[in-house]
């Protein structure tokens, strides 16, 4: 250097007009883009993650009963499910990722009216990043 292991710490971004009793939801403009990996740089490609469903390792509370044992309602590990969207043209050895056009896509639960951009759940969780220590030594 690798490998194992245990710590710390970092880990999401984005509005302005118009209508109107009411919308950062509609209407017009405009804005943003999480990790990893790829012959060269990706929201749209491969693949992970967040929500959410299942299943429940495990944790725990309330009521009833001497008591055995019975009800009720909750958090949850691991594991499984679901989960959007991009194409032409150029350059080049390579690019659905650069660069010109021109498109698309965006979880729930909330709201005087419908949200990717407001407000919460989230001072969470997170794929992973990077530092340190310890072991192979």
């Nucleotide at each position: 250097a690798a490998c194992g292991u245990g710590c710390u710490c970092c880990g999401g971004g984005g509005u302005c007009g118009g209508u109107g009793u009411a919308a950062u939801u509609c209407c017009g403009a405009a804005c943003c883009g999480g990790c990893g990996g790829u012959u060269a740089u990706a929201g749209u490609c491969c693949g992970c993650g967040a929500c959410c469903c299942g299943c429940g390792c495990g944790c725990a509370g309330c009521c009833c009963u001497c008591a055995c044992g019975g009800g009720c309602a909750g958090c949850a590990a691991a594991c499984g499910g679901u989960u959007g969207a991009g194409c032409c043209g150029g350059u080049g050895a390579a690019a659905u990722u650069c660069c010109g056009g021109c498109a698309c896509c965006g979880a729930c639960a909330g709201u005087c009216a419908a949200a990717g951009u407001c407000u919460g759940g989230a001072u969470g969780g997170g794929a992973g990043a990077a530092g340190c220590g310890c072991g192979u030594a």
Molecule: FMN riboswitch aptamer (RFN element)
Organism: Arthrobacter sp.